[in-house]
Predicted 3D model of a 129-nucleotide RNA (c-di-AMP riboswitch aptamer (ydaO/yuaA leader)) from Micromonospora sp. HM5-17. Rfam family: c-di-AMP riboswitch aptamer (ydaO/yuaA leader). Gene Ontology terms of the family: cyclic-di-AMP binding and regulation of gene expression. It was read from a public genome assembly, where an Rfam model found it.
RNA sequence: GCGGAGCCGGCGCCUAAUCGCCAUGCGCGAGCCGGGGAACCAGGUUCCUGGGGUGAAUCCGCGUCAGCGGUAGGGAUCUUCCGUCCCGAACCCGUCAGCUAACCCGGUCGGCGAUUGACGGAAGGACAG
Numbered sequence: 001g002c003g004g005a006g007c008c009g010g011c012g013c014c015u016a017a018u019c020g021c022c023a024u025g026c027g028c029g030a031g032c033c034g035g036g037g038a039a040c041c042a043g044g045u046u047c048c049u050g051g052g053g054u055g056a057a058u059c060c061g062c063g064u065c066a067g068c069g070g071u072a073g074g075g076a077u078c079u080u081c082c083g084u085c086c087c088g089a090a091c092c093c094g095u096c097a098g099c100u101a102a103c104c105c106g107g108u109c110g111g112c113g114a115u116u117g118a119c120g121g122a123a124g125g126a127c128a129g
Stems, first nucleotide, its partner, number of pairs: 011113004018030004022025001031108006041098001050096001051093004059070004073087004078124006
C1' cells in the first nucleotide's frame, strides 16, 4: 500500500416497530400500529366445508406431495407513471369475533445499503444557489 473479517459510532432503506426518562427492568411514558367491543346500518339458520386475525404474502394449474409454473398484491432510497428486476413467507386465536362511540387488550420485532439494482426512461415537486 492492497484485500478480507469483526466491533463501535454516524448517514440512509423496507417495516407500525421510533423517541424520551431513570429506577436499567420481561420498566415507565409519548408517538405509531393492530385487535376486541353498542346504537344505527349491513348481514341472516344448519350441513356438504368450522371460522377469524397479523402480514404485500392470496388464488389457480400441474405433481412422483419434495416441489414447479403462473397470479391478486408488495418492494426497488423525493413522488407518480412506463419498462425491467426481486418477493409473493411465516405465525396467532381455539369453535368465537360484521361495522362500531365509550371502554378494554396487545405490539413497537426483524432484515438490509456504502458512488451502490440507491436500475433505465418520462413528468412533477421540494431544497440550495
Notes
Its mean pLDDT, the model's own confidence on a scale to 100, is 76.